[in-house]
This is a predicted structure of an 84-nucleotide RNA (Glycine riboswitch aptamer) from a soil metagenome. The prediction has a mean pLDDT of 78. RNAcentral holds the sequence, with entries from MGnify.
RNA sequence: CACUCGGGAGAGUCCCAGGUCUCGUCACCUGGGCGCCGAAGGGGCAAUUCCUCCCCGGAACCUCUCAGGCCCAUGGACCGGGUG
Repeated sequence: CACUCGGGAGAGUCCCAGGUCUCGUCACCUGGGCGCCGAAGGGGCAAUUCCUCCCCGGAACCUCUCAGGCCCAUGGACCGGGUG
């Protein structure tokens, strides 16, 4: 590094419209609105931390929230075991 097994957080069961059916006053799906999250990916070093200290530079579990996500499931940084 690849494959595989196990663990693995956060934040909406909000509002509107359409559709489907077994017709549900909290069904399900799709789209939109508003709000929110930080752990795929991506951006940034202004603050924090680290690279022994300052400068410079770099990095992050920091930060932004573009992408992604917000019952369960899936996904999931990261951690551990196995095989090559």